[in-house]
Context: one part of a larger RNA
Molecule: large-subunit ribosomal RNA, domain VI
Organism: Globobulimina sp.
RNA sequence: CGUUGCAAUAUUGAGAGGCUUUUUCUUCAGUACGAGAGGACCUGGAAGGACACACCCCUGGUGCGCCAGUUGGACUGCUAAGUCCACCGCUGGGUAGCUAAGUGUGGCAGGGAUAACCGCUGAAAGCAUCUAAGCGGGAAGCCCCCCUCAAGAUGAAUAUUGCUUGUCUUAUGACGAAAGACCCCCGGAAGACUACCGGGUUGAUAGGUUACAUGUGUAAGGGCAGAAAUGUCCUGAGCAAAGUAAUACUAACGGUCAAAGG
Numbered sequence: 001c002g003u004u005g006c007a008a009u010a011u012u013g014a015g016a017g018g019c020u021u022u023u024u025c026u027u028c029a030g031u032a033c034g035a036g037a038g039g040a041c042c043u044g045g046a047a048g049g050a051c052a053c054a055c056c057c058c059u060g061g062u063g064c065g066c067c068a069g070u071u072g073g074a075c076u077g078c079u080a081a082g083u084c085c086a087c088c089g090c091u092g093g094g095u096a097g098c099u100a101a102g103u104g105u106g107g108c109a110g111g112g113a114u115a116a117c118c119g120c121u122g123a124a125a126g127c128a129u130c131u132a133a134g135c136g137g138g139a140a141g142c143c144c145c146c147c148u149c150a151a152g153a154u155g156a157a158u159a160u161u162g163c164u165u166g167u168c169u170u171a172u173g174a175c176g177a178a179a180g181a182c183c184c185c186c187g188g189a190a191g192a193c194u195a196c197c198g199g200g201u202u203g204a205u206a207g208g209u210u211a212c213a214u215g216u217g218u219a220a221g222g223g224c225a226g227a228a229a230u231g232u233c234c235u236g237a238g239c240a241a242a243g244u245a246a247u248a249c250u251a252a253c254g255g256u257c258a259a260a261g262g
Stems, first nucleotide, its partner, number of pairs: 001152001005163007015149004021049006033038001051106005059100004066093005071086006110144003117137004166175003180257004184200005205251003208247005214240003221234005
């Protein structure tokens, strides 16, 4: 821009893509078959492989703005306590998120038309013949079924709901203006940008604060013991990122576009 008023929401599905895999064990059964050796069809059950999708409860990894320990140096005048530099200095752990080696789920079943092939009835051709007319069966394959996208499907679909008929004007057009939308702002398990999603005071959208979860592992300071190193008590202490909730304390200010005048 179109889809022929303007919108919001929910759909249909033309069409397109994906999946549609495989092994072993067991039952039937050491049965049928076979002199024996050996050894099934058919049917039911179970466990796997690879692949695909999803997720982070569990097991782990990572986790460079979390916690602790520790070496050398610099600095805060010194002690103590700290900060910085040294590959994140090194080391031990680790929340959220992301993730596989972790955890789930999937291929099923069914229908239709068929291939090779197997048939029924049946002439041409008094017989025969699955075929010439007609009618069945039949595959991991094909089309559905299942999953995803999908009305620019210009053949532009459908449903529900909302909004509008004021003023000026000769036709025509202009102004105002609704539902709604956008810019903008606060953000996001969304994201290169854009898009998408949530919120914008009639508000929990983000930050802060508080509580909790969780991580680290008993802070500083003081008391006591010890010659001191250090230990111990206050103390599962102190500190803490992304987590969960509560709470308007901070920031969501301010603008624009937008319809049939029947």